[in-house]
């Protein structure tokens, strides 16, 4: 240089054909417990890389960019 894959909550990853974003762990807070840990209930956390565009509406389409990761040269 050219070509593919990938970017989403503190992490690992969902989000099935466009319709106001979720699990698991971690965190906090409570119950149990003589304490702890375990369990269990509740709860907090995201402008879905950036910047534009379509569309009544974008994670989701589409273009340029910026990271990570493959392949050819």
């Nucleotide at each position: 240089g050219c070509c593919c894959c990938u970017g989403u909550a503190g992490c690992u990853c969902a989000u099935u054909u466009g319709g106001u974003a979720g699990a698991u762990c971690a965190g906090u807070u409570g119950a149990c417990u003589c304490u702890u840990a375990a369990u269990c209930a509740a709860u907090u956390g995201g402008u879905c890389g950036a910047a534009g565009g379509u569309u009544c509406g974008a994670g989701u389409c589409c273009u340029u960019c910026c990271g990570g990761g493959g392949g050819c040269a």
Molecule: transfer RNA
Organism: Planctomycetota bacterium